[in-house]
Molecule: transfer RNA
Organism: bacterium
């Protein structure tokens, strides 16, 4: 220098172009003498960044950042 893959909740990961979810963690409540476990509810998201296509983009296209892998 060229190519490929990954980036989404604090963490690990989902999501046919049509309401962004799960587990775990966190907060509150129930239960218990207390803790843990269990049960219920809640909060928590510029989908790495910018632009484009589309009625509508996490998803498709372009550029770019970071990490990993391969080639030269």
């Nucleotide at each position: 220098g060229c190519g490929g893959c990954a980036a989404u909740a604090g963490u690990u990961c989902a999501a046919u172009g049509g309401u962004a979810g799960a587990a775990u963690g966190c907060u509150u409540g129930c239960u218990u003498c207390c803790c843990a476990a269990g049960c219920a509810a809640g909060a928590g998201g510029u989908u790495g960044g910018g632009g484009g296509u589309u009625c509508g983009a996490g998803u498709c296209c372009c550029c770019u950042u970071u990490g990993c892998c391969g080639c030269u």